[in-house]
Context: one part of a larger RNA
Molecule: small-subunit ribosomal RNA, 5' domain
Organism: uncultured bacterium
RNA sequence: AACGAACGCUGGCGGCGCGUCUUAAGCAUGCAAGUCGGACGGCAAGAAAAGGGCUUGCCCUUUUCCUAGAGUGGCGGACUGGUGAGUAACACGUGGAUGACAUACCCUUGGGGUGGGGAUAGCCGAUAGAAAUAUCGGGUAAUACCGAAUACGCUUCCCUCCGCUAAGAAGGGGAAGGAAAGGAGCUAAGGCUCCGCCCGAGGAAUGGUCCGCGACCUAUUAGCCUGUUGGUGAGGUAACGGCUCACCAAAGCGAUGAUGGGUAUCCGGCCUAAGAGGGUGAACGGACACAUUGGGACUGAGAUACGGCCCAAACUCCUACGGGAGGCAGCAGCUAAGAAUAUUCCGCAAUGGGCGAAAGCCUGACGGAGCGACGCCGCGUGUAUGACGAAGGCCGAAAGGUUGUAAAAUACUUUUAAGCCUGAAGAAUAAACACGGAAGGGAAUGUCCGUGCGAUGACGGUAGGGCUUGAAUAAGCAACGGCUAAUUACGUGCCAGCAGCCGCGGUAACACGUAAGUUGCAAGCGUUGUUC
Numbered sequence: 001a002a003c004g005a006a007c008g009c010u011g012g013c014g015g016c017g018c019g020u021c022u023u024a025a026g027c028a029u030g031c032a033a034g035u036c037g038g039a040c041g042g043c044a045a046g047a048a049a050a051g052g053g054c055u056u057g058c059c060c061u062u063u064u065c066c067u068a069g070a071g072u073g074g075c076g077g078a079c080u081g082g083u084g085a086g087u088a089a090c091a092c093g094u095g096g097a098u099g100a101c102a103u104a105c106c107c108u109u110g111g112g113g114u115g116g117g118g119a120u121a122g123c124c125g126a127u128a129g130a131a132a133u134a135u136c137g138g139g140u141a142a143u144a145c146c147g148a149a150u151a152c153g154c155u156u157c158c159c160u161c162c163g164c165u166a167a168g169a170a171g172g173g174g175a176a177g178g179a180a181a182g183g184a185g186c187u188a189a190g191g192c193u194c195c196g197c198c199c200g201a202g203g204a205a206u207g208g209u210c211c212g213c214g215a216c217c218u219a220u221u222a223g224c225c226u227g228u229u230g231g232u233g234a235g236g237u238a239a240c241g242g243c244u245c246a247c248c249a250a251a252g253c254g255a256u257g258a259u260g261g262g263u264a265u266c267c268g269g270c271c272u273a274a275g276a277g278g279g280u281g282a283a284c285g286g287a288c289a290c291a292u293u294g295g296g297a298c299u300g301a302g303a304u305a306c307g308g309c310c311c312a313a314a315c316u317c318c319u320a321c322g323g324g325a326g327g328c329a330g331c332a333g334c335u336a337a338g339a340a341u342a343u344u345c346c347g348c349a350a351u352g353g354g355c356g357a358a359a360g361c362c363u364g365a366c367g368g369a370g371c372g373a374c375g376c377c378g379c380g381u382g383u384a385u386g387a388c389g390a391a392g393g394c395c396g397a398a399a400g401g402u403u404g405u406a407a408a409a410u411a412c413u414u415u416u417a418a419g420c421c422u423g424a425a426g427a428a429u430a431a432a433c434a435c436g437g438a439a440g441g442g443a444a445u446g447u448c449c450g451u452g453c454g455a456u457g458a459c460g461g462u463a464g465g466g467c468u469u470g471a472a473u474a475a476g477c478a479a480c481g482g483c484u485a486a487u488u489a490c491g492u493g494c495c496a497g498c499a500g501c502c503g504c505g506g507u508a509a510c511a512c513g514u515a516a517g518u519u520g521c522a523a524g525c526g527u528u529g530u531u532c
Base pairs, nucleotide, nucleotide: 001531002530003529005528006527007526008525009524012379013378014377015376016375017374018372019371020337025335026334027333029332030331031330034075035074036073039072040071046065047064048063049062050061051060052059053058054057082290083289084288092214093213094212095211096210097209098208101207102206103205106203107202108201109200110199111198112197114148116146117145123138124137125136126135127134128133154177155176156175157174158173159172160171162168182195183194184193185192186191216262217261218260223253224252228250229249230248231247232246233245234244235243265287266286267285268284269280270279271278272277292313293312294311295310296309315326316325317324318323343369345368346367347366351365352363353362354361355360382412383411384410385409392403393402394401395400417469418468419467420466421465422464426459433452434451435450436449437448438447476521477520478519479518480517481502482501483500487516488515489514490513491512497504498503
């Protein structure tokens, strides 16, 4: 000098930050990932209209609108958020490589979108079970599923060409193979427009893999390794590779520290320091790893998936004892542990994300408020005048000194406080409407661009401003032997005690305790811990 601090005494306000460093211990409760009816079958309740029955205010049927719950299907649940257990490793940092690779959504662009089929959930009926759930029969739809046609590109194989490169990458030809889905709007009923769909190419952005270098302690760890090291062939992967397998060879690493053991996420940074260095990795940002413990795959563009699945284990809960359910290292909150760390708050108004054509819905991300002097910064607790100097305290033999312009008193101010009034910015515009323009089109809807108009504020009647009242509401903590700024008196008598080091205390203690005074810092001050 610093701190994610704690403890003691004290405590007026505001702004900005930060807040389980311990037990990756266990968790009651609520919320944290949904959305799309413009993909689909359908539909409770409700509204309107028509018809019928009549008990004249109800019931039934049909149509239209509106859609809840559940289901099929699509996209998203691989992002966001949390934690640091493991990991000494290509995990991370930095610089390269990929002629060894992948990419849903997005952008640009080329080509295409023909024609069929069979199911299944929901539903209806039935069965088993305490429940979780499961089973059987019937029947239905799709942008769900499956054949067929077509194939500019594309993939595989063969041939050719070219000869850059360590390595067949690009080009030309041939053969074989592989696609698709509709929905909404407008219409002059022919089609057109928009959103989707399929096969390619390029981009953007993201990821996988490989390599050079860097990076803790330990030799009271000296030898280690058998898929081990290399080759051939095969399998596997998006992709290279002992990644895996068969065979062959016997290699490979190591005092420049292998192997083993211990400890530890890494970095940008942060703290300190003149710097070099040392320490550190909270918050914020990037990367990695993990999701009760261990293992496994499925789906998918992407996971070996925190709020998905399966198996095993421990634990907790339900049970009709046959069997089931669960995973806060998400936000709050609870228990335990501990010196120690917050609200079971408000809102999607903003920013961002998911879905949707849109309206919109969801969002404990986020924006805010609450608690804590935990930190940094700012403000205040009055200002001026006021005595050869009140009283009181303390010291002194007395004179007197000191507290001290301090107080009182007089004049003033109102930051702050209390009360009243006023009161923002954060909101950009979206849909809709109107107008103008552009491309295409036979037209209309529509698309794109621009202008105008046009909802929405959790915070919050907040920040800020004005008025009124009245010095009114606001000072402590530590130290005073030397280091080290600041001293006297009394009490105590090697006692009680102090102490960072040196050291004080055994009868005049500047060192203990108290008082007065002084010094330092100040809404804080000191102590302890840790780092330089």